[in-house]
Predicted 3D model of a 304-nucleotide RNA (Bacterial RNase P class A) from Methylotenera oryzisoli. It was read from a public genome assembly, where an Rfam model found it. It matches the Rfam family "Bacterial RNase P class A". Rfam classes the family as a ribozyme. Rfam's curators write: Ribonuclease P (RNase P) is a ubiquitous endoribonuclease, found in archaea, bacteria and eukarya as well as chloroplasts and mitochondria.

RNA sequence: GAAGCUGGCUAGACAGUCGCCGCUCACGUGAGUGAGGGGAGGAAAGUCCGGGCUGCGUAGAGCAGGAUGACGGUUAACGGCCGUCCGCCGUGAGGCGAGGAAUAGGGCCACAGAGACGAGCGUAUUAAGUUACGGUGAAACGCGGUAACCUCCAUUCGCAGCAAGACCAAAUAGGCUGGUAUUGGCGUGGCUCGCGUCGCCAGCGGGUAGGUUGCUUGAGCGCAUGAGCAAUUAUGCGCCUAGAUGAAUGACUGUUAGGUGCAGCAAUGCACGACAGAACCCGGCUUAUCGGCCAGCUUCAACU
Numbered sequence: 001g002a003a004g005c006u007g008g009c010u011a012g013a014c015a016g017u018c019g020c021c022g023c024u025c026a027c028g029u030g031a032g033u034g035a036g037g038g039g040a041g042g043a044a045a046g047u048c049c050g051g052g053c054u055g056c057g058u059a060g061a062g063c064a065g066g067a068u069g070a071c072g073g074u075u076a077a078c079g080g081c082c083g084u085c086c087g088c089c090g091u092g093a094g095g096c097g098a099g100g101a102a103u104a105g106g107g108c109c110a111c112a113g114a115g116a117c118g119a120g121c122g123u124a125u126u127a128a129g130u131u132a133c134g135g136u137g138a139a140a141c142g143c144g145g146u147a148a149c150c151u152c153c154a155u156u157c158g159c160a161g162c163a164a165g166a167c168c169a170a171a172u173a174g175g176c177u178g179g180u181a182u183u184g185g186c187g188u189g190g191c192u193c194g195c196g197u198c199g200c201c202a203g204c205g206g207g208u209a210g211g212u213u214g215c216u217u218g219a220g221c222g223c224a225u226g227a228g229c230a231a232u233u234a235u236g237c238g239c240c241u242a243g244a245u246g247a248a249u250g251a252c253u254g255u256u257a258g259g260u261g262c263a264g265c266a267a268u269g270c271a272c273g274a275c276a277g278a279a280c281c282c283g284g285c286u287u288a289u290c291g292g293c294c295a296g297c298u299u300c301a302a303c304u
Base pairs, nucleotide, nucleotide: 001300002299003298004297005296006295007294008293009292010291012256013255014254015253016252017251018250020039021038023036024035025034026033027032041275045286046285048284049283050282051281052280053161054160055159056158065157066156067155068154069153070084071083072082073081074080085099086097087096088095089094100152101151105150106149107146108145109144117142121134122133123132124131165213166212167211168210175204176203177202178201179200180199184198185197186196187195188194220239221238222237223236224235225234226233227232259272260271261270262269263268
C1' cells in the first nucleotide's frame, strides 16, 4: 500500500421567526394570559423469544399441545449472552452448528442400478437355500443411513393481555321497590267483588357515552474502584431523561463543519444527504439503513 476479519461510536452544529403536546410558577370567578423548563430511535419496526405488572384460578396433579437438547457459567428470566470442547468451512484473522437416542416401534432413502430395506433375483456350486460371488450406488444380498420425519428420553411452559385492570358517572330504553286514583281501559267466557296489567310520581341498582387512573423513578443512566478470561456483578458518588389518545414532538430562513457527484485550468458554483418514527415497561433476537469515524487483528506485496 491492497484485500479482508472482529468489536465499538455517530446519525451534523449554531442562530432567528411562526406553530404543536405535557409540566411548574404568577395573575384571573372563569374562558384564558404571561414567564420558565421539557418533548422519538439505533432500530421507536417485525411482534419472534423471555420477564415485570394486571385479571381469572385451590394454578396442585394428569392428558393434549408447544419449545429446547455437548459441558460449565451469567441473569429477574430466556430459545439470549459469555467461556471451553467437538464437527464443518476459510491460507488466515475468523465464521457456522436443534451438538440426546437408530436392537422400543413405524415411515422414508433421489439419480444410477435387474433389485433399496422385504427378502427375493442372476451365475457358479452342493446330497440339500448348501456355499461363494454379483457392474450401479452414500448404502446391496447385512442387525446400513435418516430423528429442523413420526417417535422415545430429559428439561421446561396454566390462560389472557394496558382495548389488562381500578374508580367516577349523563341522556334514552329496560329491571326492582314503594306510593298514588271513592272515577278510567283491558283480561279473568255474562254480572258483582277481588286480583293482574296499562298511567303518573319518587327511590334504588347494573350497563353504555364521557372522564380519571394504570402512566412512567426504572431489573434506570453515567463515572470511579474492586471481583471475574468473559458475559456479568459488588460498593461509592452524581443525574432525572416524552407521556400523547381524530394521537404533540413541526415548518421556513440564514451561517457553517465534513462527505459524494457534476461543471471549471483554478478559485469556486450547483445538486444529494439514509432507514424510519414512541403508545404499559424492560432484557434479547431478527430485519431496514446515504454516509462518516475509532480500536484490535489477518493475508499478500514492497522497503529498512